Predicted 3D model of a 72-nucleotide RNA (transfer RNA) from a Chitinophagaceae bacterium. Rfam family: tRNA. It is annotated as a transfer RNA.
[in-house]
RNA sequence: UGCGGUUUGGUGUAACGGUAACACACUGCUCUCAUAAGGCAGAACAUUUCAGUUCGAAUCUGAAAGCCGCAA
Numbered sequence: 001u002g003c004g005g006u007u008u009g010g011u012g013u014a015a016c017g018g019u020a021a022c023a024c025a026c027u028g029c030u031c032u033c034a035u036a037a038g039g040c041a042g043a044a045c046a047u048u049u050c051a052g053u054u055c056g057a058a059u060c061u062g063a064a065a066g067c068c069g070c071a072a
Stems, first nucleotide, its partner, number of pairs: 001071007010024004018055001026042005048064005
């Protein structure tokens, strides 16, 4: 310098263009002599940013940024 991949709660991941879900973690309650596990309930500034297309975008298009890789 060129090319490719990737970016979603605290973490790891889902989600044919149609109101973003699950697990763990966290908070409260329950259970126990107690802790853990289990059970019930709950909260989340979560789609990297800015534009575009569309009735409608996490999803398609363009640019930018971060990370990873390949080539030189």
NCBI's taxonomy places the organism under Bacteria, Pseudomonadati, Bacteroidota, Chitinophagales, Chitinophagaceae.